[in-house]
Context: one part of a larger RNA
Molecule: small-subunit ribosomal RNA, 5' domain
Organism: uncultured prokaryote
C1' cells in the first nucleotide's frame, strides 16, 4: 500500500460498487421454459349471441362451436440459449500463432420446384386393471404428423454405360358454384440446390506450476497395407486381417501430490513477486457411476434408460425425487443478505401480429463490507480567576474563546406542496406501392389516444428551529504526544528493545495532550 475479510468499541445522511472464500453437505415450500387456434381434429372451463321450456318478466334449466376465446390432445419451433458452480482436469484444458480433411436450424442472396395418391393414430366413446404412479382392449377421426407414385439437376454415386434422391399447406380479400371445393390476388410458410455471414467440430507448434528422497515407461504400444466407422483427417476401432519392431525419456518420460486457464487484479521506480472474488472470453460439471435416444446442435442442470447411496409415499403388489437456477431451511464456519416488486426498459423463446413466458434483466430490501462526497454549525465573545476539574514552589498555571452571552445561517435528517429523463416502438388517421379492389400486407408522413416496477423517485419550492447527529486508538524509544494518584517483580503491559522489587512519563485510574475521524483499533493474508 492492499483485501469478497472477520473480531472489539462506536455509529448521522447520500451516491456507486461488491456480499457462503468453509460442506461439489442435505434440502421443506414457492417460482426459474414455454409458445403457436394464421398446422389439426375439436370444445372441458369462462363470456356473448341465438333457439326451446318454465315462470317469482328477467333469471333458472337445456340445446347450439355461431362468436370471443381455449383445458387436455396430435403437430411445429424452442427446452443444446440464458442462469449456477469450480468437484475433476498438469493437458482431449487454456493463451498465442498457424493449418486442412468438415458440419451448420434460424438469417441474407441466387437458381429451380411446389403434380397426383394412400393407410394410420392420439384426443374422443365403450369396457376394464391398479391404493397410486400409470395403463390394457375394442371402435371412430384430422393435419404443415406418416408413407408410396410422378418429376430430377449446376446434387449424390459411378465400372463413365448409367443409376438414385423431394415437397405442405395455411391466412386476408374477391369471384364462382356442386357448401366445401375451384380460380384470381397479396402474404406467412414447404422442397431441392449454390453462395454468404455467423457458429461449431478437428489438427500442429510454442508457452502455461512444483517433487529425482519418483529413472526408466509403453503391446493398439510406434509405423505401414487393408477393412470398418465419423460431418470430417487419424490406431478412432479391428480376439475370430496381415506385416515390420518400433515409440517416449536427465531439453525430466513414467509416477505421486497441488491446481480450472486467460483478459486481468494487488504490490513494486522497474524487473519481478502474489492472486485468478465481482465483469468479459474459453473449458469442465449437474446426487454418484455408466449409456445411448431425439435433434441442425446434447451424450442434455429443471429429458430418457440402467446401476448405486440417500430421502419420501404405499392398500406391501409397487412407485416418486435430485436448488453447483432465484429466494429460503438445517448443518459446517471467524464469516457472507429478502421465502420482495416488475416485465416499464434492454435482451431471449414462441407467434403474421396483438400478445404470452422470462428469479436473464431492471429495481427495491438487509449489513459502515469497500471507495467517494456531505454534515454534526458560523461570526463575535477575557482584567485570559465565570463556576467546576487537574496541578502547584500556594504566587500561580492549565482546561480555555472553550462555555455562558450576542448576532447569524439552514446543508443533511423532519413536515408540506410541485415535479422530470428513462417511452419509443406498438395501435389509430392520412397517403404511396401492390391488386380488379376503397380487404389484407409493405413503405412514408402526421398528430390526436394509450403504455413506468423503481416511485411517497431524482430535482425544485416553502416551513420550523442550533435544534436530531462523535467516536476510537495512542502518549518510554522506534513514533507525533506528560503530569498526579494507586500498585509495589504483585496486579499487569508488550510489535521489537523491554517496563513493574515504595516517588513507574512503559501497569490501573484521572487531568492534559498527539493522531485519525463515521469511523478507529486488533487479527489474518499478499507485495
Nucleotide at each position: 500500500a492492499u483485501u469478497g475479510a472477520a473480531c472489539g468499541c462506536u455509529g448521522g445522511c447520500g451516491g456507486c460498487a461488491g456480499g457462503c472464500c468453509u460442506a461439489a453437505c442435505a434440502c421443506a415450500u414457492g417460482c426459474a421454459a414455454g409458445u403457436c387456434g394464421a398446422a389439426c381434429g375439436g370444445a372441458a372451463a369462462c363470456a356473448u349471441g341465438u333457439c326451446u321450456a318454465g315462470c317469482u318478466u328477467g333469471c333458472u334449466a337445456g340445446a347450439u362451436g355461431a362468436u370471443g376465446u381455449c383445458g387436455a390432445g396430435u403437430g411445429g419451433c424452442g427446452g443444446a440459449c440464458g442462469g449456477g458452480u469450480g468437484a475433476g482436469u498438469a493437458a482431449u484444458a487454456c493463451u498465442u500463432a498457424g493449418g486442412a480433411a468438415c458440419a451448420u436450424g434460424c438469417c441474407u442472396u441466387u437458381g429451380g420446384g411446389g403434380g397426383g395418391g394412400g393407410g394410420a393414430u392420439a384426443a374422443c366413446u365403450a369396457u376394464u386393471g391398479g391404493a397410486a404412479a400409470c395403463g390394457a382392449u375394442a371402435g371412430c377421426u384430422a393435419a404443415u404428423a406418416c408413407c408410396g407414385c410422378a418429376u430430377a439437376a449446376c446434387g449424390u454415386c459411378u465400372a463413365c454405360g448409367g443409376a438414385c434422391c423431394a415437397a405442405a399447406g395455411g391466412g386476408g380479400g374477391g369471384a364462382g358454384c356442386u357448401u366445401g371445393c375451384u380460380c384470381c390476388u397479396c402474404u406467412c410458410g414447404c422442397c431441392c440446390a449454390a453462395a454468404g455471414a455467423g457458429u461449431g467440430g478437428c489438427c500442429u507448434a510454442a508457452g502455461c506450476g512444483a517433487g529425482a528422497u519418483u529413472a526408466g515407461c509403453u503391446u493398439g504400444u510406434u509405423g505401414g497395407u487393408g477393412a470398418g466407422g465419423u460431418a470430417a483427417a487419424g490406431g478412432c476401432u479391428c480376439c475370430u486381417a496381415c506385416c515390420a519392431a518400433g515409440g517416449c525419456g536427465a531439453c525430466g518420460a513414467u509416477c505421486a501430490g497441488u491446481a480450472g486457464c486467460c483478459g486481468g487484479c494487488c504490490u513494486g521506480a522497474g524487473a519481478g513477486g502474489g492472486c485468478g472474488a465481482u465483469c468479459g472470453g474459453c473449458c469442465a460439471c449437474a446426487c454418484u457411476g455408466g449409456a445411448a435416444c431425439u435433434g441442425a446442435g446434447a451424450c442434455a442442470c429443471g429429458g430418457u434408460c440402467c446401476a448405486g447411496a440417500c430421502u419420501c409415499c404405499u392398500a406391501c403388489g409397487g412407485g416418486a425425487g435430485g436448488c453447483a437456477g432465484c429466494a429460503g431451511u438445517g448443518g459446517g464456519g471467524a464469516a457472507u443478505a429478502u421465502u420482495g416488486g416488475a416485465c416499464a426498459a434492454u435482451g431471449g423463446g414462441g407467434g403474421c401480429a396483438a400478445c404470452c413466458c422470462u428469479g436473464a434483466u431492471c429495481c427495491a430490501g438487509c449489513a459502515a463490507c469497500g471507495c467517494c462526497g456531505c454534515g454534526u454549525g458560523g461570526a463575535g465573545g477575557a482584567u485570559g480567576a465565570a463556576a467546576g476539574g487537574u496541578u502547584c514552589u500556594c504566587g500561580g498555571a492549565u482546561u480555555g474563546u472553550a462555555a455562558a452571552c450576542u448576532c447569524c445561517u439552514g446543508u443533511c435528517a423532519g413536515a408540506u406542496g410541485g415535479a422530470a429523463c428513462g417511452a419509443a416502438a406498438a395501435a389509430g388517421u392520412c397517403u404511396g406501392c401492390u391488386u380488379a379492389a376503397u380487404a389484407a400486407g409493405c413503405g412514408g408522413a402526421u398528430u390526436c389516444u394509450a403504455u413506468g416496477a423503481c416511485g411517497g423517485u431524482a430535482c425544485c419550492a416553502u416551513c420550523a428551529g442550533a435544534g436530531g447527529a462523535a467516536g476510537c486508538c495512542c502518549c518510554g524509544g522506534c513514533u507525533a504526544a506528560c503530569u498526579c494518584c494507586g500498585u509495589g517483580c504483585c496486579a499487569g503491559c508488550a510489535g521489537c528493545c523491554g517496563c513493574g522489587g515504595u516517588a513507574a512519563u512503559a501497569c490501573g485510574g484521572a487531568g492534559g495532550g498527539u493522531g485519525c475521524g463515521a469511523g478507529c483499533g486488533u487479527u489474518a493474508a499478499u507485495c